[in-house]
Molecule: transfer RNA
Organism: bacterium HR19
RNA sequence: GCGCCCGUAGUUCAGGGGAAGAACGCCGGGUUGCGGACCCGGAGGUCGCGGGUUCAAAUCCCGCCGGGCGUAC
Numbered sequence: 001g002c003g004c005c006c007g008u009a010g011u012u013c014a015g016g017g018g019a020a021g022a023a024c025g026c027c028g029g030g031u032u033g034c035g036g037a038c039c040c041g042g043a044g045g046u047c048g049c050g051g052g053u054u055c056a057a058a059u060c061c062c063g064c065c066g067g068g069c070g071u072a073c
Stems, first nucleotide, its partner, number of pairs: 001071007010024004018055001026042005048064005
């Protein structure tokens, strides 16, 4: 350089046109002699960036950026 895959909450990942969720973590409460575990509640996202298609885009298309794998007698 070329080909393929990936980028979504603090972390690991779902979601593949009707507008974002889980687990863990964090905060508050319950429980406990205090913690841990467990139970209840809560906060947290310009869905990598820009453009396009569409009534509607995390999702489809194009370009760029970043990461991974393959390839280069």